[in-house]
This is a predicted structure of a 103-nucleotide RNA (TPP riboswitch aptamer (THI element)) from Vibrio hippocampi. It matches the Rfam family "TPP riboswitch aptamer (THI element)". On this family, see Winkler et al., Nature 2002: "Thiamine derivatives bind messenger RNAs directly to regulate bacterial gene expression". Gene Ontology term of the family: thiamine pyrophosphate binding. The organism belongs to Vibrio, within Bacteria.

């Protein structure tokens, strides 16, 4: 000078789901970081908390997908070296990582 775990700042992105009962209402069950809380025909659109921000599988497309498996979603694999996808600065520590100086 270069890489970067993290840490503080201020901003931004993204999901919100199945079973079972109830006349919707409501009440319980599963998973999970996370499916809260008010609004709306509608996660519509606000806000919380959670994750995630180019070192980008947070999340969407693909998908009413394929294959295990589940009570069912979830998950795990394949699809994916596939297409999208939201960021700045500062502080420090770390490197078998470059280049100088000096002993």
């Nucleotide at each position: 000078c270069a890489a970067u775990a993290c840490u503080u700042g201020u901003c931004g992105g993204a999901g919100u789901g199945c079973c079972c009962u109830u006349u919707u209402u409501u009440g319980g069950g599963c998973u999970g970081a996370g499916a809260c809380c008010g609004u709306u025909a509608a996660u519509u659109c606000g806000g919380g908390a959670u994750c995630c921000g180019u070192u980008g599988a947070a999340c969407c497309u693909g998908a009413u997908u394929a294959g295990a498996u589940u009570a069912g979603c979830a998950u795990c694999u394949a699809c994916g070296a596939a297409g999208g996808g939201a960021a700045c600065a500062a502080g420090a520590g770390u490197u078998c990582g470059g280049a100088g100086a000096u002993c």